RNAcentral holds the full RNA, with entries from ENA.
The part of an RNA shown here (large-subunit ribosomal RNA, domain I) has 595 nucleotides and comes from an Acidimicrobiia bacterium.
It matches the Rfam family "Bacterial large subunit ribosomal RNA". The literature on the family includes a 2001 paper in Science by Yusupov et al., "Crystal structure of the ribosome at 5.5 A resolution".
Taxonomically the source falls in Acidimicrobiia (Bacteria, Bacillati, Actinomycetota).

Context: one part of a larger RNA
RNA sequence: AGCCAAUGGUGGAUGCCUAGGCGCCAGAUGCCGAUGAAGGACGUGGGUGGCUGCGAAAAGCCACGGGGAGCCGCCGACCGGGCUUUGAUCCGUGGAUCUCCGAAUGGGGAAACCCGGCUGGGGUCAUGCCCAGUCACCCCUGCCUGAACACAUAGGGCAGGUGGAGGGAACCGGGGGAACUGAAACAUCUCAGUACCCCGAGGAAAGGAAAGCAAUCGCGACUCCCUCAGUAGCGGCGAGCGAAGAGGGAUCAGCCUAAACCGCUGCGGUGGUACAGCCUGCCGGCGAUGCCGCAGUGGGGUCGUGGGGAGCACCAGGGGUCGCGGCAGCGGCCCCAGGGAGUCAGAAAGUCAAUGGCCAGCAGAAGGACUCUGGAAAGGUCCGCCGCAGAGGGUAAGAGCCCCGUAUGCGAAGGCCAGUGACCUCCCGGUGCGAUCCCCGAGUAACGCGGGAUCCGGGAAAGCCCGCGUGAAUCCGCGAGGACCACCUCGUAAGGCUAAGUACACGCUGGCGACCGAUAGUGCACGAGUACCGUGAGGGAAGGGUGAAAAGUACCCCGGGAGGGGAGUGAAAUAGAACCUGAAACCAUUGGCUU
Numbered sequence: 001a002g003c004c005a006a007u008g009g010u011g012g013a014u015g016c017c018u019a020g021g022c023g024c025c026a027g028a029u030g031c032c033g034a035u036g037a038a039g040g041a042c043g044u045g046g047g048u049g050g051c052u053g054c055g056a057a058a059a060g061c062c063a064c065g066g067g068g069a070g071c072c073g074c075c076g077a078c079c080g081g082g083c084u085u086u087g088a089u090c091c092g093u094g095g096a097u098c099u100c101c102g103a104a105u106g107g108g109g110a111a112a113c114c115c116g117g118c119u120g121g122g123g124u125c126a127u128g129c130c131c132a133g134u135c136a137c138c139c140c141u142g143c144c145u146g147a148a149c150a151c152a153u154a155g156g157g158c159a160g161g162u163g164g165a166g167g168g169a170a171c172c173g174g175g176g177g178a179a180c181u182g183a184a185a186c187a188u189c190u191c192a193g194u195a196c197c198c199c200g201a202g203g204a205a206a207g208g209a210a211a212g213c214a215a216u217c218g219c220g221a222c223u224c225c226c227u228c229a230g231u232a233g234c235g236g237c238g239a240g241c242g243a244a245g246a247g248g249g250a251u252c253a254g255c256c257u258a259a260a261c262c263g264c265u266g267c268g269g270u271g272g273u274a275c276a277g278c279c280u281g282c283c284g285g286c287g288a289u290g291c292c293g294c295a296g297u298g299g300g301g302u303c304g305u306g307g308g309g310a311g312c313a314c315c316a317g318g319g320g321u322c323g324c325g326g327c328a329g330c331g332g333c334c335c336c337a338g339g340g341a342g343u344c345a346g347a348a349a350g351u352c353a354a355u356g357g358c359c360a361g362c363a364g365a366a367g368g369a370c371u372c373u374g375g376a377a378a379g380g381u382c383c384g385c386c387g388c389a390g391a392g393g394g395u396a397a398g399a400g401c402c403c404c405g406u407a408u409g410c411g412a413a414g415g416c417c418a419g420u421g422a423c424c425u426c427c428c429g430g431u432g433c434g435a436u437c438c439c440c441g442a443g444u445a446a447c448g449c450g451g452g453a454u455c456c457g458g459g460a461a462a463g464c465c466c467g468c469g470u471g472a473a474u475c476c477g478c479g480a481g482g483a484c485c486a487c488c489u490c491g492u493a494a495g496g497c498u499a500a501g502u503a504c505a506c507g508c509u510g511g512c513g514a515c516c517g518a519u520a521g522u523g524c525a526c527g528a529g530u531a532c533c534g535u536g537a538g539g540g541a542a543g544g545g546u547g548a549a550a551a552g553u554a555c556c557c558c559g560g561g562a563g564g565g566g567a568g569u570g571a572a573a574u575a576g577a578a579c580c581u582g583a584a585a586c587c588a589u590u591g592g593c594u595u
Base pairs, nucleotide, nucleotide: 001594002593003592004591005590006589007588008587009586015580016545017544020516021515022513023512024511025510026509027508029505030504031167032166039101040100041099042055043054044053046079047078049075050074051073061095062094063093064092065091066090070083071082072081106115107114108113116135117134118133119132120131121130122129137164138163139161140160141159142158143157144156145155171202172200173199174198175197176196182189186236212219213218223250224249225248226247233241234240254497255496256495257441261299262298263297264296265295266294267293268292269291270290277286278285279329280328281327282326283325284324304475306440307439308438309437310436311433312432313431314430315429317336318335319334320333321332322331323330338428339427340426341425342424350423351422352421353420355418356417357416358415359414361410362409363408367383368382369381370380372379384401385400386390392404393403394402446470447469448468449467450466451465452464456482477492478491479490480489481488532539533538552579555566556565557564558563
């Protein structure tokens, strides 16, 4: 020096464990915000670094309910003080307080800071100062004022508004919109209307009450699922893309307007005294009342076996009042009776009651022994018991009967949700006739040109949507049935609203797993979006385990200490905190062998 073995050191693999993750399912729930959100900064404890909670009333205040013996949150003790059967701590519900920043909104600003006005209050001799309230912008409504230019309008001002703004995981609607890729290259095509960006909405969103499908039969809003069907089709007919009707289910709901016509109001025009008008008939009276146009408003009206209005005819509870006066008729309005409906649409605000659910909880069966093993019994042995409960967790090891639970049953002062009922609120003439007259959504439909979407790539290319242009008709009308025409059939565009069935899961509750077990599983089991890196956008870790219980080694010795030797605890200390197990590389010691 090498090799072998053993014993140590180092190191932290492996095994076991889990406080954390991952995935799925079910239920409930689903918006928050100028009454200041989401998210933060700074404070806040007797002594307080971090986390959590809270907000100058600051680990908390008040009330109600639950609960029943301890408590003053966690790391994490200790010192010093308290509270509590007159019911604390704790849990639930409602309320009070809630600094500063942040849409941030009195003005400013390099967020958490600086500086103000007005009103009221405090303090001072007075000023500075302090406290409370209020003061941004836009929109809507009402009022005042008011140019060029007479009226007017623009503009300005004041008041009122439980109007807006900002945030939200995914889901939803809309506006924009790739490329890699595939086509074994590549350009049409595909990937894909995907990713991504922007706007908007809500607990859902969208869609929705046929100018629809269908086919000679018929259906009857919309949405979602299954099927139709990888079919019909589209397609450098390549790659590939890919319906619809019917059928079966889920859930079910239908409505309001525009116009014609009538009334009222405003503005403009016409009309100069009765031959128009004041509901009709007769008598009397009034008369700028009439008529036309425009605008607003109330009534009316809403449909495709076309509907509505005007007109005509018939039928129709009671009372009051009005329509210039009187009589008769007719009509309008109000009340009662009768009938119907309703809080998501069709108008709209709720109140109360009972019921069910959610938000704290409560009761809840049944086992002992031992000369067994062991540190410890729940293991072993023996003899029992309960079970609508033998899910699971804990207890010194492996417990149905020790503890928490489990099956099952019960429970709310208060808050929220749901449907139901009452109060309450809203609505109510009908039928027929069809000769006639009026209305039935316009720069729209349609067409030409250019595009887009649909299964449809311009095709024989309909139908739908957009841009530019041209530009109809009102029911004897108009659109559609895949060019176009006829016949036939279906529908009624150019205004609007509408639950349920459907999508999603940040957060809540419960359950499950041939899911992970600390290089795994979330990036994070731990002071983790932390430390650290970066000007910044942003990137982004490592790090779990004494023991059943701290019983965490009193005391003695060496040492300045670190560390160690005794002693003691413990089942174990080679479990001593650099702490379960403790592999390998690597470093030593001892022994052996070889040179």